[in-house]
A computed fold for a 73-nucleotide RNA from a marine sediment metagenome, annotated as transfer RNA. Its Rfam family is "tRNA". It is annotated as a transfer RNA. The sequence is in RNAcentral, with records from MGnify.
């Protein structure tokens, strides 16, 4: 330098052909307990890596850039 894959919540990751952004864990409150843990209920969560473009509408499509992993040279 070129190719492939990836960047979404504090963490690990989903996201269906473009139509309200989700789960588990975590965290906060409550129940339960002698007290905890487990379990149950409620709540808490986001510039979807960045900048443009297309579109009525973009996490999703197109272009550029950037970071990580990896392969080739």
């Nucleotide at each position: 330098g070129g190719g492939g894959c990836g960047g979404u919540a504090g963490c690990u990751c989903a996201g269906c052909u473009g139509g309200c952004a989700g789960a588990g864990c975590g965290c906060g409150g409550g129940g339960c307990u002698g007290a905890a843990g487990c379990c149950c209920c409620c709540g808490u969560g986001g510039u979807c890596g960045c900048c443009g473009g297309u579109u009525c509408g973009a996490c999703c499509c197109c272009g550029g850039c950037u970071c990580g992993c990896u392969c080739c040279g």